The RNA shown here (Purine riboswitch aptamer) has 102 nucleotides and comes from Alkalibacillus aidingensis. Rfam family: Purine riboswitch aptamer. Its Rfam clan is "Purine riboswitches". About the family: Riboswitches are metabolite binding domains within certain messenger RNAs that serve as precision sensors for their corresponding targets.

RNA sequence: CUUAAAUAAAUUAAGUGGCUUCAUAUAUACUCACUAAUAAGGUGUGAGAGUAUCUACCGGGUUGCCCUAAACAACCUGACUAUGAAGGCAGUUUUUGAAGUA
Numbered sequence: 001c002u003u004a005a006a007u008a009a010a011u012u013a014a015g016u017g018g019c020u021u022c023a024u025a026u027a028u029a030c031u032c033a034c035u036a037a038u039a040a041g042g043u044g045u046g047a048g049a050g051u052a053u054c055u056a057c058c059g060g061g062u063u064g065c066c067c068u069a070a071a072c073a074a075c076c077u078g079a080c081u082a083u084g085a086a087g088g089c090a091g092u093u094u095u096u097g098a099a100g101u102a
Stems, first nucleotide, its partner, number of pairs: 001015005019087007026056001030048005041066002050057001058078007
């Protein structure tokens, strides 16, 4: 928020949506092709791939590395999306403290 009891409200029940947290998925991994730059640089695209899974697959930072070449690497940090569960109120029990009564 909707529906029903039900009739105007209160109330009860059911359903739906939102928010937060936790869990699972995925590691915001991995692979290939083309493309761009060159220590003030290290880019941009496409296709695969991964999930009982739709979508997404990037941003920022730090360090290393590359002595001018075609190649980057490691780490930190931030979610989104899908699915599941929980959350609130009231009552009971136990423990402790205070007061009162017997």